[in-house]
Bacterial RNase P class A from Sneathiella sp., 389 nucleotides, folded computationally. Rfam family: Bacterial RNase P class A. Rfam's curators write: Ribonuclease P (RNase P) is a ubiquitous endoribonuclease, found in archaea, bacteria and eukarya as well as chloroplasts and mitochondria. The sequence is in RNAcentral, with records from ENA. Its mean pLDDT, the model's own confidence on a scale to 100, is 75. The gene name in the source record is rnpB.
This record gives sequence, structure tokens and C1' cells, in this order.
RNA sequence: CCAGAUGGCUGGAUGAUCGCCGCUCAUUUUAUGGGGGGAGGAAAGUCCGGGCUCCACGGAAAUACGAUGCCGGUUAACGGCCGGCGGGGGCGACCCCAGGGAAAGUGCCACAGAAAGCAGACCGCUCUCCAUCGCCAAGGCUUCGGAGGGCAAGGGUGAAAGGGUGCGGUAAGAGCGCACCGCGUUCCUGGCAACAGGAACGGCAUGGUAAACCCCAUCGGGAGCAAGACCAAAUAGGGAUGGCCGGCGUAGGGGUAACCUGUACGCGAGCUGGUUUUCCGGGCUGCUAUCCGGGUUGGUUGCUUGAGGUGUCUGGUAACAGGCAUCCUAGAUGAAUGAUCAUCCCCUGUUCGCAGGGACAAAACCCGGCUUAUAGGCCAUCUGUAUUU
Repeated sequence: CCAGAUGGCUGGAUGAUCGCCGCUCAUUUUAUGGGGGGAGGAAAGUCCGGGCUCCACGGAAAUACGAUGCCGGUUAACGGCCGGCGGGGGCGACCCCAGGGAAAGUGCCACAGAAAGCAGACCGCUCUCCAUCGCCAAGGCUUCGGAGGGCAAGGGUGAAAGGGUGCGGUAAGAGCGCACCGCGUUCCUGGCAACAGGAACGGCAUGGUAAACCCCAUCGGGAGCAAGACCAAAUAGGGAUGGCCGGCGUAGGGGUAACCUGUACGCGAGCUGGUUUUCCGGGCUGCUAUCCGGGUUGGUUGCUUGAGGUGUCUGGUAACAGGCAUCCUAGAUGAAUGAUCAUCCCCUGUUCGCAGGGACAAAACCCGGCUUAUAGGCCAUCUGUAUUU
């Protein structure tokens, strides 16, 4: 110099004029003037997790469904983040992993191949017998062929072929034996742990696949600011049809009495949601389905002071936690946050006069993450090749 890797910042600035919204102060008080403020790093997607609000359901045990899945830490919590372990990719800096279990069971492994879960022989290697072209010379070797055995070492097929490499052994071979590696069991050392290293014993097969079904461990109410609260106003606490429950006692009320009574209490019975069932406790006393019809659609609040921001110190490898100091940075409601001009900034071109361009994109209860989009500009650290000193 070039090529790359990781992390981060910014993504227009200043001034003037006019316009809009909210807060605050003052005044000649319903209008005017002054002061401060006014859309993001993703506000987006609505994918996770919460804060907050409401719902008479709460606790325990099982179960269905869903989510997560190595170890440790952090957090309000998470499926997030940080650090480590294991596996894979890369020369490397670094990057990726839906990372528990295949010896509980079931399923699948196409095609090719002899054979892909209890195995098998396509090409082959080797032995015995028969037969025989030929050779040698009297006893053998042996092409092609036939019959009977042994083998899975070599080759082929495939993503993968029943441990790998080498030596010995054998008729030829094979963990058949041996050495090393791999695998299994037991123990030791280091580490909180996942794991790593070592030693001894054992010839040892039981391939792969779980973002296939499944098993194991952990976790899991619902609805959502159009949640909810208050004020004001208005109407018809409306009507029809159907189903189920509607018990007993006392008291109250009505009644001349018999008796009636969804009123109060007690017992019983019934119902009691967010997978379902059981137990314990609590709550309710009429519930439920369909159809017709009427009123309200207004205002205030929730609404922005927070698991808050910034700076610095301490602890920690880090994520992060704590201390101190300091700041208040939109709150609209058919929806404000804008327009014009000038100068500067960045980028491209340039006849050096200037011209053109400046990304993705817009709050609506709030926050922590993840994912996606992004013209351009800048910074830091690290890796590799080449050259020079």
C1' cells in the first nucleotide's frame, strides 16, 4: 500500500422571517406579550419478556397443549445479554450451532449396491477332487471347464459397508495375535460446573437420524390504554319464544282463615371461565340460547418523574451492580413538531464560473430485547500477502 475481521459514532449545523402545539409568567384578562420545549436508531415488524389496569376465584396434586434445552453469571423478566465448554468452518483475526437422551420404544436411510439391523458375495483370493490343450520326461506343473469347501483382507456401488494404520500369522484371510489410535469400565488430578488430562483393565461393535414420533428436565390464567376511573346527558332496569334449576325450617310481609310470598337468616342443592380431572377453601342464588326494539357515541382523566438520562468513582474478564453529582428532554386527539431565504458541512462531476445530490423513514400507555431497512461520512483495535528499512 492492498485485502479482510470485530466493535462503535453520526446521518446535517447556524441565523432570520412567518405559521402550528403544549408548559410557564405577566397584563389593559378571553386577547396580547415574554421565556423554555416540541418525531427515531430503528419510532417499523408485533416476534419475545415485563410494568400498569380489569376480571371471584385462590392453594395443592396429576394431565393435555405450548415454549425452552451444554455449564456458570446477569436482569423486573426473557427464548435476551456476558463469559466459558464441546462440535464445525477459515492461513488467520474471527464466525456459526434448533448444543439433554439413540442401551425405553416406534419409524426412516431413496437410487446404486451382494448387502443399509442382525447381515450379505458382484469382481475376486485360496484349498481338495475330476477332466484336459500344452510343457517337461515317467513323475510332476497346469490354460479353459465341472463339483465340493474356506474368506470378507483387496476392488466396485454409495452420504454412510460393521473400528483405523502398520507388523506378524495363515492355504488364503480375519483383533486371529501384537504396537499405537479409537471405544467401554473403574479410579486419580484440575475446575463451582459443562468438561480436560492421566493411569489400569478389557479384543471390544450396539451404524446414522430426535427443527422424525417419542422420553427426560424446567417454565406457562385471560383480556388489554379502543385496559380502566370519574362527570354530564338520555332512554324502555323493554318485549317475544325455548330449555334447566326452583328443597326444608324460622322470621318478616299480605290475608278472617286456608294459604301465598325468587324478602332476611340457617341447612341442603346447584353454578363457580381462561387444557381437563380430583381435593381443600372462598364467592353467587336464578341461569342460559335466539330474535325484535330503544338510549348513549360528549367531556375530564389514565398521559408521561421513569426497572429514567448524562458525567464520574469503586467492584467485576465482561454483561452488569453500587456510590456521588447533575438534568427533566413531545403528550397530540380526524391528530401539532412545518414552510421560505442565506451561510456553512458532506458526496459526485467540473470548461474552476458553477451545477446536481444528501439514505431508511414519522410518536399515540411505558420500558428491556430480538428481527428487518439504511445514500454517505468518521473512529478504534486486530489478522494476512507484498515491498522498504